[in-house]
RNA sequence: CGAGUCGGUCAAGCAACCGCGCGUCGUUCGCGGCGUGAGGAAAGUCCGGGCUCCACAGGACAGGGCGCCAGGUAACCCCUGGGGGGUGCGAACCCACGGCUAGUGCAGCAGAAAGCAAACCGCCGCCGCUCUGCCGACGCUAAGCCGUUGGCGGAAGUGGUUGGUAAGGGUGAAAGGGUGCGGUAAGAGCGCACCGCGGGGUCUGGCAACAGCCCCGGCUAGGUGAACCCCGCCUGGAGCAAGGCCAAAUAGGGAUCCCAAGGCGUGGUCCGCGCCGGAUCCGGGUAGGCCGCUAGAGGCGAUCGGCGACGAUCGUCCCAGAUGAAUGGUUGCUCGCGACAGAACCCGGCUUAUCGACCGGCUCACCCG
RNA sequence: GCGCCCGUAGCUCAGUUGGAUAGAGCGUUGGCCUCCGGAGCCAAAGGCCGUGCGUUCGAGUCGCACCGGGCGCG
Numbered sequence: 001c002g003a004g005u006c007g008g009u010c011a012a013g014c015a016a017c018c019g020c021g022c023g024u025c026g027u028u029c030g031c032g033g034c035g036u037g038a039g040g041a042a043a044g045u046c047c048g049g050g051c052u053c054c055a056c057a058g059g060a061c062a063g064g065g066c067g068c069c070a071g072g073u074a075a076c077c078c079c080u081g082g083g084g085g086g087u088g089c090g091a092a093c094c095c096a097c098g099g100c101u102a103g104u105g106c107a108g109c110a111g112a113a114a115g116c117a118a119a120c121c122g123c124c125g126c127c128g129c130u131c132u133g134c135c136g137a138c139g140c141u142a143a144g145c146c147g148u149u150g151g152c153g154g155a156a157g158u159g160g161u162u163g164g165u166a167a168g169g170g171u172g173a174a175a176g177g178g179u180g181c182g183g184u185a186a187g188a189g190c191g192c193a194c195c196g197c198g199g200g201g202u203c204u205g206g207c208a209a210c211a212g213c214c215c216c217g218g219c220u221a222g223g224u225g226a227a228c229c230c231c232g233c234c235u236g237g238a239g240c241a242a243g244g245c246c247a248a249a250u251a252g253g254g255a256u257c258c259c260a261a262g263g264c265g266u267g268g269u270c271c272g273c274g275c276c277g278g279a280u281c282c283g284g285g286u287a288g289g290c291c292g293c294u295a296g297a298g299g300c301g302a303u304c305g306g307c308g309a310c311g312a313u314c315g316u317c318c319c320a321g322a323u324g325a326a327u328g329g330u331u332g333c334u335c336g337c338g339a340c341a342g343a344a345c346c347c348g349g350c351u352u353a354u355c356g357a358c359c360g361g362c363u364c365a366c367c368c369g
Numbered sequence: 370g371c372g373c374c375c376g377u378a379g380c381u382c383a384g385u386u387g388g389a390u391a392g393a394g395c396g397u398u399g400g401c402c403u404c405c406g407g408a409g410c411c412a413a414a415g416g417c418c419g420u421g422c423g424u425u426c427g428a429g430u431c432g433c434a435c436c437g438g439g440c441g442c443g
Stems, first nucleotide, its partner, number of pairs: 002364009012334007020037007039340001043351002046349005051239004058271004063235005068082005083097001084095004098230002103228002105224002120169002122165004126160005131154009177195006196219001197217005203212003243291004253282006262276004298317008335338001370442007379395004388426001397413005419435005
């Protein structure tokens, strides 16, 4: 200098004027002064909790979620560290990572054969036939060539209601371990070595996942659980329109249904618990206000413990709270010319969107020393 | 604030124990028929199955995350 990777911070800035919400002070009740006023995601509502009500939540079934190990945490489908697997030269990144030796199911097409597998081509044996070599016999002949026939053989060709073979070809996502040597008629875990796989261990290291080592087994036990399912753990329901207080109204009525073995409160059901007449429709009447509502598993800094997530102690700060719902507009200056986007009970995460700028750790390539 | 459903051809929909080439009707285009048009008959074209990433030999179908649309309850 170039390429890359990981972590973190910021989210245009400053000033003036006008305007809006909230708090507080003052007030001549008109208003004025002061303070404060969106985010890293306020978003999606995908997880977990607080809070509130229903039995502070009980039993059973069903349903749902999670799934290597250890730790962190209020809790988690989160985070940290580690193990195993995969990608990358590397820094680093990714993984729904319990169980198909519990059972059941599924696998189109192609292919000879696809789930206690299979022989299409090829290879080899066997049995024929043809060809051919050697030897013998017979026929013809003077002899040989030649012809017929028998035996032995062949490195040849060809055929089989035949046997072996999973090395090779071909099909497929997948063909019942891989490489090499031996072996064989040809082959094959058939035998051996190494690797892989499965099982076991009172072994070694580690809290553990796991790794190493040793022994056994020639391999039997293919794939698919983001298929049913099995195993282990967790799980009650609803949501601030929760819920509470004040106040108006709920008058007088009508229709239908269920009735105490009933109805409602709460979830899918049953039990249990609590309350009691209840539910639906028509019609009549109608008015809202306050609390919950923001000081919190809070922010910042220091020290200590821990590899880290995080925890402990001390100090310091107060940082939106609306309910037709505020957080805006104009002007000037500066620069790198400004992205995604707006709270609505509150937190911890995850995911998604995002112009750019800066800081730090590390890796690779080239050059120089 | 909760809960649920749907995105497949221009339009309306099938396709759901995963199986390779995704169907149907209407519409469109071409031909036949007719003097012409309609109707009718014959044929054809038209799809990255809303997007992306995974699981699997294989995904419209299974899982996750997004995007868009709709419905219900208080």